[in-house]
RNA sequence: GCAGCAGUGGCGGAAUUGGCAUACGCGCAAGACUAAGGAUCUUGUCCGGGUUUACUGGGUACGGGUUCAAGUCCCGUCUGCUGCA
Repeated sequence: GCAGCAGUGGCGGAAUUGGCAUACGCGCAAGACUAAGGAUCUUGUCCGGGUUUACUGGGUACGGGUUCAAGUCCCGUCUGCUGCA
């Protein structure tokens, strides 16, 4: 240099082939249980606005495009891995 694969919450990962983004698990926080812990159970856990409730806007490596609608399809860029030279 060329080709292929991959990039999603703090972490691992799903999204059933374009239709509710973050299911599920781990971790973390609060609570219940306990004399106190562990284990177990319940609730919460991306970011902004908001009366912190309701609601609302944004977010899938980055920048564009297609589409009513994109994590998913197309183009370019970046990073990592693998192969070829």
Overview:
The RNA shown here (transfer RNA) has 85 nucleotides and comes from an uncultured Clostridia bacterium. The sequence was found in a public genome assembly. Model confidence (mean pLDDT): 81 of 100.